[in-house]
Molecule: Lysine riboswitch aptamer
Organism: Clostridium thailandense
RNA sequence: AGGUGAGGUAGAGGCGCGAUGUCUAAGAGUAUAUUUAUGGAGGCUGGAAGCCUAUGAAAUAUGUAGAAAGGAGCCAUCGCCGAAGUCUUAAGCACCUAAAACUUAAGGCUGGGUCUGCAUCAAAUAGUUGCAGGACUGUCAUUAGGAUGACUGACCAUCCUCCUAAUGGAGCGCUAUCUCAAUA
Numbered sequence: 001a002g003g004u005g006a007g008g009u010a011g012a013g014g015c016g017c018g019a020u021g022u023c024u025a026a027g028a029g030u031a032u033a034u035u036u037a038u039g040g041a042g043g044c045u046g047g048a049a050g051c052c053u054a055u056g057a058a059a060u061a062u063g064u065a066g067a068a069a070g071g072a073g074c075c076a077u078c079g080c081c082g083a084a085g086u087c088u089u090a091a092g093c094a095c096c097u098a099a100a101a102c103u104u105a106a107g108g109c110u111g112g113g114u115c116u117g118c119a120u121c122a123a124a125u126a127g128u129u130g131c132a133g134g135a136c137u138g139u140c141a142u143u144a145g146g147a148u149g150a151c152u153g154a155c156c157a158u159c160c161u162c163c164u165a166a167u168g169g170a171g172c173g174c175u176a177u178c179u180c181a182a183u184a
Base pairs, nucleotide, nucleotide: 001183004181005180006179007178008177009176010175011174014081016080017079018078019077020076021075023073024072032065033064034063036061037060038059042052043051044050046097047096084110085109086108087107088106089105090104091103092102111137112136114134115133116132117131118130119129121127139169140168141167142166143165144164145163146162147161149159150158
């Protein structure tokens, strides 16, 4: 000196990600409790065990009372930019056991939000998740065109920066910067 390798620090994408809290809507006049009437042996429940029940089960009708969880929205605060989400496997946790939920580890996928379709979860037309597709957007690389500047006596060419377009890639990425090593 350039910017090859390793490590560190600080940042960017934007309806950006996640957590917590208040409030709000919905859940829902539902579940449930109870009065009366009908009814006449089941119900709680995936299984086992257990509990309720002829002092009347389930169910139906009527009257009275009447929730909650998960999920969602606005706002605020906090932590952040593989933020985070999700799938598979294994173990743990609770439990009599299974499933689900939760925790940990390994591996895979996804740059970001959004729209549409199918499926899934959900009370749901809210929304979640998965797959596929569309446009948008950020970033890097390549190609083409253009603008300013540098170099030059001037032009062409070349180089730096920026703009437009197209194609392609992925976050173990990208930008800036520091240290060490290697190269000249």